Model confidence (mean pLDDT): 78 of 100. Fluoride riboswitch aptamer (crcB RNA motif) from Paraburkholderia xenovorans LB400, 62 nucleotides, folded computationally. The source organism's lineage runs through Bacteria, Pseudomonadati, Pseudomonadota, Betaproteobacteria and Paraburkholderia xenovorans. The same sequence occurs in records of 2 taxa.

[in-house]
RNA sequence: UGCUGCGCUGGAGAUGGCAUUCUCCUUUAACCGCCCUUAUGGCUGAUGAUGCCUGCUCGCCC
Numbered sequence: 001u002g003c004u005g006c007g008c009u010g011g012a013g014a015u016g017g018c019a020u021u022c023u024c025c026u027u028u029a030a031c032c033g034c035c036c037u038u039a040u041g042g043c044u045g046a047u048g049a050u051g052c053c054u055g056c057u058c059g060c061c062c
Base pairs, nucleotide, nucleotide: 010025011024012023013022016053017052018051019050020049021048033043034042035041
């Protein structure tokens, strides 16, 4: 100096916050939705999952 392994730390999981949990990556990374006539086109969802809150959307009642 290079490579590999382990540990710690940190980060990520299609739009917000808190908590829990799972998975992934470890900086050359994880991650960056789907459909499609490929267009100045269309569609779903605030979660990876669960609970609560906030925002948005639809329906009903007062």